[in-house]
RNA sequence: GCCUGAGUAGCUCAGUGGUAGAGCAGCGCUUUCGUAAAGCGCAGGUCAUCGGUUCAAAUCCGAUCUCAGGCUCCA
Numbered sequence: 001g002c003c004u005g006a007g008u009a010g011c012u013c014a015g016u017g018g019u020a021g022a023g024c025a026g027c028g029c030u031u032u033c034g035u036a037a038a039g040c041g042c043a044g045g046u047c048a049u050c051g052g053u054u055c056a057a058a059u060c061c062g063a064u065c066u067c068a069g070g071c072u073c074c075a
Base pairs, nucleotide, nucleotide: 001071002070003069004068005067006066007065010024011023012022013021018055026042027041028040029039030038048064049063050062051061052060
């Protein structure tokens, strides 16, 4: 330099055009003499950034950034 993959909640991930979700973690309540476990609920998001297409974009297209992997050449 080129190619591929990934970037979504604190963490691990799902969601491939039509309301942004799950598990764990956090907080509250129930239960218990108490704790844990269990059950119920609450909160938590600039979907890496910018632009484009579309009635509508996390999703499609382009550029950029970061991470991981692979490939390769001249001087």